[in-house]
Context: one part of a larger RNA
RNA sequence: UUGGGCGUAAAGGGCUCGUAGGUGGUUUGUCGCGUCUGAUGUGAAAAUUCUAGGCUCAACCUGGAAACUGCAUCGGGUACGGGCGAACUAGAGUAUGGUAGAGGAGUUUGGAACUCCUGGUGUAGCGGUGGAAUGCGCAGAUAUCAGGAAGAAUACCAACAGCGAAGGCAGGACUCUGGGCCAUAACUGACGCUGAGGAGCGAAAGCAUGGGGAGCGAACAGGAUUAGAUACCCUGGUAGUCCAUGCUGUAAACGUUGGGCACUAGGUGUGGGGUCCGGUCCACGGACUCCGUACCGUCGCUAACGCACUAAGUGCCCCGCCUGGGGAGUACGGCCGCAAGGCUAAAACUC
Repeated sequence: UUGGGCGUAAAGGGCUCGUAGGUGGUUUGUCGCGUCUGAUGUGAAAAUUCUAGGCUCAACCUGGAAACUGCAUCGGGUACGGGCGAACUAGAGUAUGGUAGAGGAGUUUGGAACUCCUGGUGUAGCGGUGGAAUGCGCAGAUAUCAGGAAGAAUACCAACAGCGAAGGCAGGACUCUGGGCCAUAACUGACGCUGAGGAGCGAAAGCAUGGGGAGCGAACAGGAUUAGAUACCCUGGUAGUCCAUGCUGUAAACGUUGGGCACUAGGUGUGGGGUCCGGUCCACGGACUCCGUACCGUCGCUAACGCACUAAGUGCCCCGCCUGGGGAGUACGGCCGCAAGGCUAAAACUC
C1' cells in the first nucleotide's frame, strides 16, 4: 500500500463550535471541465506477446505483426458529476402561540443535624472495640435544658423520573439568561451534513494569591492487632474539602458503542406536547400522532455474550483511531505549564 476492522479481543478523539477540505434535495435552460465516442499525429530501438525463419535442438539470433493500456489536436454526444443562469419547498432556518425541566450565572433566605461557647440541673464516669487501650472527665465530663456563634450539606418528596454537548446539575425566593419539545404552515429558499488544523468548555486531585475552616480528613502522632504491621480497627489531627480570582487539562471523562440522513415486525411501561372521542364535560379513561426515556422481543447481525426503530440490522456522507506481547504511552526533540506534569512520540533489545 491493498485488504480487514474499532460494545467486551488492538482500536471512537472527554465534549461542543467551527476554518480549509470532502460531500450534498427537486425542476429547468445553457456551457461541454470531468465523462463517452470517432479521426489524425505521436507513443524511438531493444525488451514483452503472437507468428515465420536461422544456428543439429534449446537458450540465443533474424524478419513480420500486435501491444505500448499514455499524451496532444480536431469532430461529435450530453444521461450522470461539475460551472453559470432561472425557479421550487419535502432538508435547514425564521416567525407566531404554547409547554416541561436539579440547564447556567448572581443575590438573598429557611429548617434539621454536627461542633464550639455561656448559663442551669446533675454525679462519676464517658467514649471506643472482636476484646481493649490511647483519649476525655471531680479544674465537674457524658446526659439533659435554655441562650448564642460558625461553617458545610440540603432528610422526606426521589422515581429504570427530569435537564444539559460533555463534565455535570437537587431546600426556598428573586433577578438575568441558554437550549429543547409541540402546534400553526406565515416568511427565507439548499442557506445543509461532516470537519484536518484551530477555538472554547471540561469531575476529582493538585498549584498560586487572599479569605474561611463546623464536620470529615491524605500526611503525621499515639493506642491496638501481628512473627513484623511503615496497613486494615480505635483516639487525635495538618494540608485539603468551602469562597473569590487565575492556572492545570487529565479520569473506568463508560453506553468502554464518533456525528448526520434514510429504511427495516411487534409488545409492556414511563416523562413532555398535540388532535379527536367518552365522561357528572371536574378527576379520569380510550384512540391516533410527534419528541424523550426504560424493559422484552421477530427478521437481520455477532466468535460468542448479546444488539435489536435509542441497532451492534440495511445503505450513503464526513471525521478519529487499530495492525503481536514486553520495552513504552517511555527516551530524545518540539510545544504548553509556576510546578506537578500534559500533548506529540520512537528505537535497540527481547519473547